Predicted 3D model of a 476-nucleotide part of an RNA (small-subunit ribosomal RNA, 3' major domain) from an uncultured bacterium. It matches the Rfam family "Bacterial small subunit ribosomal RNA". The prediction has a mean pLDDT of 83.
Context: one part of a larger RNA
RNA sequence: UGACGGGGGCCCGCACAAGCGGUGGAGUAUGUGGUUUAAUUCGACGCAACGCGAAAAACCUUACCUAGGCUUGACAUCCCGCGCUACCCAGCGAAAGUUGGGGUUCUCUUCGGAGACGCGGUGACAGGUGCUGCAUGGCUGUCGUCAGCUCGUGUCGUGAGAUGUUGGGUUAAGUCCCGCAACGAGCGCAACCCCUGCCAUUAGUUGCCAGCAUUAAGUUGGGCACUCUAAUGGGACCGCUUGCCGACAAGGCAGAGGAAGGUGGGGAUGACGUCAAGUCAGCAUGGCUCUUACGCCUAGGGCUACACACGUACUACAAUGGACGGUACAAAGCGCAGCAAGCUAGCGAUAGCAAGCAAAUCGCAAAAACCCGUUCUCAGUUCGGAUUGGAGUCUGCAACUCGACUCCAUGAAGCUGGAAUCGCUAGUAAUCGCGGAUCAGCAUGCCGCGGUGAAUACGUUCCCGGGCCUUGCACU
Numbered sequence: 001u002g003a004c005g006g007g008g009g010c011c012c013g014c015a016c017a018a019g020c021g022g023u024g025g026a027g028u029a030u031g032u033g034g035u036u037u038a039a040u041u042c043g044a045c046g047c048a049a050c051g052c053g054a055a056a057a058a059c060c061u062u063a064c065c066u067a068g069g070c071u072u073g074a075c076a077u078c079c080c081g082c083g084c085u086a087c088c089c090a091g092c093g094a095a096a097g098u099u100g101g102g103g104u105u106c107u108c109u110u111c112g113g114a115g116a117c118g119c120g121g122u123g124a125c126a127g128g129u130g131c132u133g134c135a136u137g138g139c140u141g142u143c144g145u146c147a148g149c150u151c152g153u154g155u156c157g158u159g160a161g162a163u164g165u166u167g168g169g170u171u172a173a174g175u176c177c178c179g180c181a182a183c184g185a186g187c188g189c190a191a192c193c194c195c196u197g198c199c200a201u202u203a204g205u206u207g208c209c210a211g212c213a214u215u216a217a218g219u220u221g222g223g224c225a226c227u228c229u230a231a232u233g234g235g236a237c238c239g240c241u242u243g244c245c246g247a248c249a250a251g252g253c254a255g256a257g258g259a260a261g262g263u264g265g266g267g268a269u270g271a272c273g274u275c276a277a278g279u280c281a282g283c284a285u286g287g288c289u290c291u292u293a294c295g296c297c298u299a300g301g302g303c304u305a306c307a308c309a310c311g312u313a314c315u316a317c318a319a320u321g322g323a324c325g326g327u328a329c330a331a332a333g334c335g336c337a338g339c340a341a342g343c344u345a346g347c348g349a350u351a352g353c354a355a356g357c358a359a360a361u362c363g364c365a366a367a368a369a370c371c372c373g374u375u376c377u378c379a380g381u382u383c384g385g386a387u388u389g390g391a392g393u394c395u396g397c398a399a400c401u402c403g404a405c406u407c408c409a410u411g412a413a414g415c416u417g418g419a420a421u422c423g424c425u426a427g428u429a430a431u432c433g434c435g436g437a438u439c440a441g442c443a444u445g446c447c448g449c450g451g452u453g454a455a456u457a458c459g460u461u462c463c464c465g466g467g468c469c470u471u472g473c474a475c476u
Base pairs, nucleotide, nucleotide: 002475004472005471007470008469009468010467011466012465013464015460016459019424020423021422022421023420026315027314028313029312030311031310032309033308034306035305042053043052064301065300066299067298068297069296070295073125077124078123079121080120081119082118083117087102088101089100090099091098092097106115107114108113127290128289130288131287132286136284137283138279139278140277141275143273148187149186150185151184152183153182154163155162156161167178168177169176193267194266195265196264198234199233200232201231202230203229204228207224208223209222212221213220237261240255242254243253244252245251317417321376322375323374324373325372326371333364334363335362338357339356342353343352344351345350383414388409389408390407391406392405393404394403430452431451432450433449434448435447436446
């Protein structure tokens, strides 16, 4: 100087408290441990591993296992020889391939040949998801969007170092003000960027419709006022007739005006560093190692196993509900190897025919909870839907291991969950549906979107994490 303390002081954070909803009990989904296995590929392990890498394991993927094959190799460069390869047929085979037969058209040309391609050969080499993240780059997590981390000159100290950065106030903030042997500066904070909330201008189709005409319908004429769209600006700054507190400061509290008030709300943005944190399996890369195999091809299997244990979710245990009928109101997206209206068939998944649309034009599309009516009457039930039997649909070369969906039947556990534990402070929690990426098919996961829409915060004693000052110290 730091780090540490079941030392002290001050101050923050859904940290506690106050509330609301969960997890822990059940069934299922999914990840992990363990066990099993020929293999159940590998990595991730407190927070910060465990719906994580994986935004799609039937084949492929695939790295694992078994079996069948190859050895200059599936891929790159160089050398030599032969050839014009492609492709077709037959035998063997699970395929990869292999054996035999048939077959013959490449481009340029100075006609010597050259190039592309294929086969064969030789060795240099290729190849390795083999090891080391404790040899590394790059990227990432975390403390933490916490308010800190430093430097130049000066001054003080023999020196390590100190000062500045401490102190009095204040702030979300090392934010700002005042003081001060310090004066300045840099990286952070804030602002500049994006979305959203108000207004104006410009523009008016595919969007909109106040008045006029028209229609089943903004359908058409007409119009661009309104909504909206999307570009440019304005607007908020403690700015003020202002009042109070404060040191006449910074600032705080209240008020007016305002769509918005004290950072308006949200996002992007992550300082010096810490954890030899994570990743050699995204990629790159040093070293080591394999080289008829630890490389390569193929078929089948496995990654989907199952006494059990844990994490994360979904669905429930019902009447604030279930069922049936009727009937409203979104946003954000996606679509040509696609989205598909409509008609027909089917109880249905879906199928047949098929308009329109590269889309503010057409389609996916119905939003759902909500609301209205009827029914059920507290029961393992008209709750709940696991499991199983049967019959089907779709995708795909192929659904046995091992897909999703539909219909009929079956109807399990479960009556609100021990100790313990998690999230959330407002358009939030809770609840309801919609879309997208991946994708042939497959979503209770992930990433977005809107609808309905709460309760509570006295307070900082305590638990956890953090910041500043100070003190002790056997550690540095």